[in-house]
RNA sequence: GCGGGAUUGGUCUAGUCUGGUAGGAUGCCAGCCCCCCAAGCUGGCGGUCGCGGGUUCAAAUCCCGCAUCCCGCA
Numbered sequence: 001g002c003g004g005g006a007u008u009g010g011u012c013u014a015g016u017c018u019g020g021u022a023g024g025a026u027g028c029c030a031g032c033c034c035c036c037c038a039a040g041c042u043g044g045c046g047g048u049c050g051c052g053g054g055u056u057c058a059a060a061u062c063c064c065g066c067a068u069c070c071c072g073c074a
Stems, first nucleotide, its partner, number of pairs: 001073007010026004020057001027045006050066005
């Protein structure tokens, strides 16, 4: 230099193919329960979907560029 893959709350991860309310687990906070703790149950909090631009009524999703990491080729 060329080709491919990954990037989503504090952490792990689904969704991308086929554009249409960002979901689950964990964590944290509060309550219930309990003699207390743990466990369990209920509610709540937490996301510029790596960055920038484009297409579109609408982008995590499609297109272009860039960044970081991984794999292969030279």

This is a predicted structure of a 74-nucleotide RNA (transfer RNA) from a Candidatus Bathyarchaeota archaeon. The organism belongs to Candidatus Bathyarchaeota, within Archaea. Its mean pLDDT, the model's own confidence on a scale to 100, is 81. Rfam family: tRNA. Rfam links the family to the GO term triplet codon-amino acid adaptor activity. It is annotated as a transfer RNA.